Predicted 3D model of a 73-nucleotide RNA (transfer RNA) from Candidatus Nanosalina sp. J07AB43. The source organism's lineage runs through Archaea, Methanobacteriati, Methanobacteriota, Candidatus Nanohaloarchaea and Candidatus Nanosalina. The sequence is in RNAcentral, with records from ENA and Rfam.

[in-house]
RNA sequence: GGGCCUGUGGCCAAACGGUCAAGGCAACUCGCUCAUAACGAGUCGACUCUCGGUUCAAAUCCGAGCAGGCCCA
Numbered sequence: 001g002g003g004c005c006u007g008u009g010g011c012c013a014a015a016c017g018g019u020c021a022a023g024g025c026a027a028c029u030c031g032c033u034c035a036u037a038a039c040g041a042g043u044c045g046a047c048u049c050u051c052g053g054u055u056c057a058a059a060u061c062c063g064a065g066c067a068g069g070c071c072c073a
Stems, first nucleotide, its partner, number of pairs: 001072007010025003018056001027043005049065005
C1' cells in the first nucleotide's frame, strides 16, 4: 500500500428499512436469612464509532473517515 470482517449500556449480545433499540451478566433497592450466598420482586442504564448522502421513514442501504482483527504485498 491492497483485500475482507467487525464497531449497539460497565461487559456480552438481538434487532426482515416501520411500535418507546430485545435479552443475559453486572450494579442498585426491597423481601427471604442470625448472617452471607443462592433464590424471589423491582429499579437503573445505549439515539447504535464519527461525518455526509438516499428514503415518507436508517442501528439496518450508500460514500468518506476513525478504531480493532485476519490475510496479501
Its Rfam family is "tRNA". It is annotated as a transfer RNA.